[in-house]
Molecule: transfer RNA
Organism: Candidatus Pacearchaeota archaeon
RNA sequence: GGCUAUAUAGCUUAGUGGUAGAGCGCCGCUCUCAUAAGGCGGAGGUCCCGAGUUCGACUCUCGGUAUAGCCA
Repeated sequence: GGCUAUAUAGCUUAGUGGUAGAGCGCCGCUCUCAUAAGGCGGAGGUCCCGAGUUCGACUCUCGGUAUAGCCA
């Protein structure tokens, strides 16, 4: 230098153009003599950045950034 993949909650991640979800973690309640485990509820998101297409974009297109891999 070229090619490919990935970027979503604190962490790990799902998401077929039409309300952004889950597990773990965190907070509260419950259960227990108590703790853990279990049960119920809650908070937490600029969907990496910019532009384009569209009635509507996390999703499609283009550019950029970062990370990983391959080739040279």